Overview
Predicted 3D model of a 520-nucleotide part of an RNA (small-subunit ribosomal RNA, 5' domain) from an uncultured bacterium.
Context: one part of a larger RNA
RNA sequence: GAUGAACGCUGGCGGCGUGCUUAACACAUGCAAGUCGAACGAAGCACUACCGACGGAACUUUUCGGAGGGAAGAUGGUAAUGACUGAGUGGCGGACGGGUGAGUAACGCGUGGGCAACCUGCCCCAUAGAGGGGGACAACAGCUGGAAACGGCUGCUAAUACCGCAUAACAAGGAGAGAGCGCAUGUUCUUUUCUUCAAAGAUUUAUCGCUAUGGGAUGGACCCGCGUCUGAUUAGCUGGUUGGUGAGGUAACGGCUCACCAAGGCGACGAUCAGUAGCCGGCUUGAGAGAGUGGACGGCCACAUUGGGACUGAGACACGGCCCAGACUCCUACGGGAGGCAGCAGUGGGGAAUAUUGCACAAUGGGGGAAACCCUGAUGCAGCGACGCCGCGUGAGUGAAGAAGUAUUUCGGUAUGUAAAGCUCUAUCAGCAGGGAAGAUAAUGACGGUACCCGACUAAGAAGCCCCGGCUAACUACGUGCCAGCAGCCGCGGUAAUACGUAGGGGGCAAGCGUUAUCC
Repeated sequence: GAUGAACGCUGGCGGCGUGCUUAACACAUGCAAGUCGAACGAAGCACUACCGACGGAACUUUUCGGAGGGAAGAUGGUAAUGACUGAGUGGCGGACGGGUGAGUAACGCGUGGGCAACCUGCCCCAUAGAGGGGGACAACAGCUGGAAACGGCUGCUAAUACCGCAUAACAAGGAGAGAGCGCAUGUUCUUUUCUUCAAAGAUUUAUCGCUAUGGGAUGGACCCGCGUCUGAUUAGCUGGUUGGUGAGGUAACGGCUCACCAAGGCGACGAUCAGUAGCCGGCUUGAGAGAGUGGACGGCCACAUUGGGACUGAGACACGGCCCAGACUCCUACGGGAGGCAGCAGUGGGGAAUAUUGCACAAUGGGGGAAACCCUGAUGCAGCGACGCCGCGUGAGUGAAGAAGUAUUUCGGUAUGUAAAGCUCUAUCAGCAGGGAAGAUAAUGACGGUACCCGACUAAGAAGCCCCGGCUAACUACGUGCCAGCAGCCGCGGUAAUACGUAGGGGGCAAGCGUUAUCC
């Protein structure tokens, strides 16, 4: 000098940051990923129209017995409509965003390359196409099992769900010929021939979608050179091990996997083993070289109760998906089930120690949708903490009777000290009242009646902490008497202690000041 700090004493305001470094310990509760009716069928609700069987008013007629007439209402069915509702099929998104640093000494990361060994939904450009059919399964209905979670059987049904057929090459694969290029395996182009693969509609008629192929963009996968902590009181390590042939597998190369064959491969230039650790841009310090560090922010990686596995998908071996096993917690009718905060808040625990179960989608961004819009604990804000940095204030001028008080004294005085009081001013901050934004392109503001502006008002509401032997700025008195105590080092204290305790005075810093810890 620095810190994600803690502790002691003290504490006025604002801005910007920042806040579980320990138990990757366990978690009550709420929220954190949905959306599309312009893909689809059915159901419900609302409303309108029509029809059927009820119902029977007004009114007409009457020989007063009745007859005709058909409104309101309620009910069933059909049809249309809807910014309607919530399940189901289907599409897209849940692989992003957010968290944590357990593991990892590794192509994990950094840096520079390679890919003639690869993939890429949505987006952009271009070329071509969308013909004609089929069978189901949810929902629903009936029956039925179970305490529940959740099912089972039978029957019906739609689609942009699923499956054949047709068509198609510049696509893919095989075979043949020719030309060019490369560091090698090879690769590119032209041409002949054979085989194989598509599609879906919706609508408010503006459009949005669908299929195939080529190119781009973006994002990723893989490989390589170099760099990347400590220990030799770890010296040998290795059997898919090292290489080859063939096959399988993958988006793709490869012992990645398998069969066979060979006996290799690594190592004092430190293998193996053990310990520690996420890496970097950066940050701290230093004149630099360097040393230390990796909290916040940004990039990459890894993980999601522990271990394993695959499914779906353009993309996962998937935090808020699935299956299995383990531990733990909860429900149970004991047969069986449910769960995963290292998301945001919050709770217990651990600890020297670290915050609100807040507001809003107004902005920025993301997902879905043609859109309206919906969702978004991302994000924007607010709350708490002097935790840090920065800024401001706690007044300014004048004022000697050098007041009182206090301390000291050689009793004369000296110090506190222009300090206070008094007088004259000012109003930053806080408080009171009025106005009141930008952030938002037409509308839409959580923040927020906030920032800011203005008016009136009172010196009022706002100073402490550490030190004073030397290092090191700052001295006296009393108490104590090797006691009580101090102390970073040297060292003080045993009767005049500038070193202990108290007081007066002084020095330093200041809303902080000291101490402790760690780094330079």
The coordinates come from a structure-prediction model, not an experiment, and the mean pLDDT is 84.